[in-house]
RNA sequence: GAAGCAGGCCAGACAGUCGCUGGCGGUCGCGUGAGCGGUCGCGGGAGGAAGGUCCGGACACCACAGGGCAGGGUGGCGGCUAACGGCCGUCCGCCGAAAACCGCAAGGCAUAAGGCGAGGAACAGGGCCACAGAGACGAGUCUUUGCGACCUGCGGAUGGCGAAAGUCAUCCGCUUGCGUCGCAAAGGGUGAAACGCGGCAACCUCCACCUGGUGCAAUUCCAAAUAGGCACGCAUUGAGGCGGCUCGCGGAGCGUGCGGGUAGGAAGCUUGAGCGCCGGAGCAAUCCGGCGCCUAGAUGAAUGACUGUCGCAGCGGUGAGCCGCAAGGCUUGCCGCCGGAACAGAAUCCGGCCUAUCGGUUUGCUUCACCU
Numbered sequence: 001g002a003a004g005c006a007g008g009c010c011a012g013a014c015a016g017u018c019g020c021u022g023g024c025g026g027u028c029g030c031g032u033g034a035g036c037g038g039u040c041g042c043g044g045g046a047g048g049a050a051g052g053u054c055c056g057g058a059c060a061c062c063a064c065a066g067g068g069c070a071g072g073g074u075g076g077c078g079g080c081u082a083a084c085g086g087c088c089g090u091c092c093g094c095c096g097a098a099a100a101c102c103g104c105a106a107g108g109c110a111u112a113a114g115g116c117g118a119g120g121a122a123c124a125g126g127g128c129c130a131c132a133g134a135g136a137c138g139a140g141u142c143u144u145u146g147c148g149a150c151c152u153g154c155g156g157a158u159g160g161c162g163a164a165a166g167u168c169a170u171c172c173g174c175u176u177g178c179g180u181c182g183c184a185a186a187g188g189g190u191g192a193a194a195c196g197c198g199g200c201a202a203c204c205u206c207c208a209c210c211u212g213g214u215g216c217a218a219u220u221c222c223a224a225a226u227a228g229g230c231a232c233g234c235a236u237u238g239a240g241g242c243g244g245c246u247c248g249c250g251g252a253g254c255g256u257g258c259g260g261g262u263a264g265g266a267a268g269c270u271u272g273a274g275c276g277c278c279g280g281a282g283c284a285a286u287c288c289g290g291c292g293c294c295u296a297g298a299u300g301a302a303u304g305a306c307u308g309u310c311g312c313a314g315c316g317g318u319g320a321g322c323c324g325c326a327a328g329g330c331u332u333g334c335c336g337c338c339g340g341a342a343c344a345g346a347a348u349c350c351g352g353c354c355u356a357u358c359g360g361u362u363u364g365c366u367u368c369a370c371c372u
Base pairs, nucleotide, nucleotide: 001368002367003366004365005364006363007362008361009360010359012310013309014308015307016306017305018304020045021044023042024041025040026039027038028037029036030035047343051354052353054352055351056350057349058348059215060214061213062212071211072210073209074208075207076090077089078088079087080086091119092117093116094115095114101108102107120206121205125204126203127200128199129198137196142188143187144185145184146183147182148181149180150179151177153174154173155172156171157170158169159168160167161166219267220266221265222264229258230257231256232255233254234253241249242248274293275292276291277290278289279288280287281286312340314337315336316335317334318333319332320331321330322329323328
């Protein structure tokens, strides 16, 4: 320098104005109550995936003597972890280049970094093996060759019939034939695999190990109004009611307490397998130690809008450098225009996996070529 790989980080920046939603403090008010509202000040306010809800846990409730079966899951070996189907290391298998090597070329070859693998067992048993092929696990006979039998053909001998030509039967010899059958052998061809203790377990199965269910709408606490329930008391000898008193009217409930539950409110709720820096152990995943930090917690559900400056992208103009005969290409500076802005978005919390993602930035590894 060319090419191929593997990771990390960012997710526009700053300022101003106006909002939204929580927290703390001050103050004012409202409600029977849990509590709520106004106003002022200070401070917090989405992600690398918050997503899909696929796997594993924490936590909560329910179930549960013990043993076994069924069901579900995992699967080389070793390690990490709270756990995992995750991660790390390693073995095996497969892939892996416009480089090298071979070749005129098309291409071939074996590999690097790296990538992928549900990677236990096929003499426990069942099942399956597409297409092609004769045959796919039952073995089988398409083609070739050899041997045997039969058929057929040719030649000969004997016998019967016949006047003869001939014909029939039996036997012998030769082996003519895209002949038939049987036995045997070795190839050819088909195919991933052709009979070999074949292949498939991501078909059932066997072996080893793991495994209860439902989920924060879990669960717990506080608790109105109205209706109904229970207890006690009063009431047809007229209660309560008709705004205070008296008269009068009127006619069946009234009062107090308790408990359940609803609306509503609160806890769970965000300090945690946390984050940053440094040091140490380990190939690594990861673990240990020290110091520092607190970083959304809503519930019809906030996290936004506008303006300005800058950066990035786009378009136009223009200058410089390099390469090239040229067309043109690459790098970079300045000016103007344009507002163009990925995927998406918390809802109990973590660890993973998978999927989506405009662009920018950065690190490492491998191969080859050239120079020193």